The RNA shown here (transfer RNA) has 71 nucleotides and comes from a Planctomycetaceae bacterium. NCBI's taxonomy places the organism under Bacteria, Pseudomonadati, Planctomycetota, Planctomycetia, Planctomycetaceae. The coordinates come from a structure-prediction model, not an experiment, and the mean pLDDT is 82.

RNA sequence: GGGCUGCUGGUCUAACGGUAAGACACCUGGGUCGCAACCAGGAGAACGGGGUUCGAUUCCCCGGCUGUCCA
Numbered sequence: 001g002g003g004c005u006g007c008u009g010g011u012c013u014a015a016c017g018g019u020a021a022g023a024c025a026c027c028u029g030g031g032u033c034g035c036a037a038c039c040a041g042g043a044g045a046a047c048g049g050g051g052u053u054c055g056a057u058u059c060c061c062c063g064g065c066u067g068u069c070c071a
Base pairs, nucleotide, nucleotide: 001070002069003068004067006065007064010024011023012022013021018054026042027041028040029039030038047063048062049061050060051059
């Protein structure tokens, strides 16, 4: 320098052109003599810009970052 992959709550991981799901962690309540396990509930997320579209997290382009391969 070039090819390809990926970027989603604090962390890990899904899905689909129409309402973003789950686990752990966190908070509240229950529970216990108390703590934990456990039960119920809650808050919290699309790398940036542009384009296509009635509608973009999803498709396209540019940029950034990460991983991998080639040189």